[in-house]
The RNA shown here (Bacterial RNase P class A) has 341 nucleotides and comes from Acetatifactor sp.
The source organism's lineage runs through Bacteria, Bacillati, Bacillota, Lachnospirales and Acetatifactor.
It is recorded under the gene name rnpB.
The coordinates come from a structure-prediction model, not an experiment, and the mean pLDDT is 75.
It matches the Rfam family "Bacterial RNase P class A". Rfam's curators write: Ribonuclease P (RNase P) is a ubiquitous endoribonuclease, found in archaea, bacteria and eukarya as well as chloroplasts and mitochondria. The family's RNA type in Rfam is ribozyme. Gene Ontology terms of the family: ribonuclease P activity, tRNA processing and dimeric ribonuclease P complex.
RNA sequence: UAAGUAAAACAGGCGAUCGCGGCUACAUUUAUGUAGGUGAGGAAAGUCCGGGCUUCAUAGGGCAGGGUGCCGGAUAACGUCCGGUGGAGGUGACUCCAAGGCCAGUGCAACAGAGAUAUACCGCCAGAUUUUUCUGGUAAGGGUGGAAAGGCAGCUUAAGAGACUACCGUCCGUCUGGUAACAGACGGAGCCAUGUAAACCCCAUCCGAAGCAAGACCAAGAAGAAAGCAACAGGCUUGCCCGGCCUGCUUUCAGGUGGGUCGCUUGAUGCGGCUGGUAACAGCCGUACUAGAUAGAUGAUCGCUCAACGACAUAACCCGGCUUAUCGUUUUGCUUAUAUU
Numbered sequence: 001u002a003a004g005u006a007a008a009a010c011a012g013g014c015g016a017u018c019g020c021g022g023c024u025a026c027a028u029u030u031a032u033g034u035a036g037g038u039g040a041g042g043a044a045a046g047u048c049c050g051g052g053c054u055u056c057a058u059a060g061g062g063c064a065g066g067g068u069g070c071c072g073g074a075u076a077a078c079g080u081c082c083g084g085u086g087g088a089g090g091u092g093a094c095u096c097c098a099a100g101g102c103c104a105g106u107g108c109a110a111c112a113g114a115g116a117u118a119u120a121c122c123g124c125c126a127g128a129u130u131u132u133u134c135u136g137g138u139a140a141g142g143g144u145g146g147a148a149a150g151g152c153a154g155c156u157u158a159a160g161a162g163a164c165u166a167c168c169g170u171c172c173g174u175c176u177g178g179u180a181a182c183a184g185a186c187g188g189a190g191c192c193a194u195g196u197a198a199a200c201c202c203c204a205u206c207c208g209a210a211g212c213a214a215g216a217c218c219a220a221g222a223a224g225a226a227a228g229c230a231a232c233a234g235g236c237u238u239g240c241c242c243g244g245c246c247u248g249c250u251u252u253c254a255g256g257u258g259g260g261u262c263g264c265u266u267g268a269u270g271c272g273g274c275u276g277g278u279a280a281c282a283g284c285c286g287u288a289c290u291a292g293a294u295a296g297a298u299g300a301u302c303g304c305u306c307a308a309c310g311a312c313a314u315a316a317c318c319c320g321g322c323u324u325a326u327c328g329u330u331u332u333g334c335u336u337a338u339a340u341u
Stems, first nucleotide, its partner, number of pairs: 001337010012305007020039002023036005041312001045323002048321005053211004060242004065207005070084005085099001086097004100202002105200002107196003121142002123138006150168002153165002169191001170189008215262004224253006233247005269288008
């Protein structure tokens, strides 16, 4: 200098004019006026997870159903995050993993190929034989295929073959290190040897339901009729059962209400510092209060500055994550290549 990789920050600021929402203070003709400060994101999106909160409700048990799936930790919790182990990719920094079990069982593996829970097409060897064929042995070589009776080098053999030997692999056992996943070492056994669980399933572990249009209060208004079941019944309690609670419940027709207040923003909160921890994070101290609309406010113009006026896009109970979309700039660490000193 170039390329790459990981992480972080910003999404404007100052001034002026006009127009909106709510808060505080004062005044007030209770219609409002003045002053102050404030007002949409890093994803507010998706509604994919987890909760806080509200009701069922006075609490349960079992089955079904669903989620997670290496080990250890963080968290209110999670399918999230941090660290590690194993595996895959990359020269590397680094990135990714739907990462328990095929020796509980049941399935599936098209086509090609001789044969896919097992075989003999070609080949090799031996014998017979009118030189064409037949019989027997073989599974090391070739072919087919994603996968062919563990791999590789030798010995034996008619030719071969774990038939045997050494080194790997697999299984069993012991020891060492580590909290553990796991790693290493030693010994033994010729040793079931295909793949697939993001196939059914098994194992371990976790899970009430519905949702702010939840729910609470106030005001206003009205009109009931018919049929059915009825305590050996009906309703609620998730989908079912047991258990529990209540005394009424179901269907059809018809009528009234469509208003207001709360919930609604002080919170597992933001920012700064210190301590502990590899880290996620936790504790302590200090500081800030800064959208709560309800047909829906957050804006427009000008000047300067600057990196930002632009892309993706605009709050509706709140929060922690994940995923997706995206303009541009800045900073830092590390890796590779080249050149110079």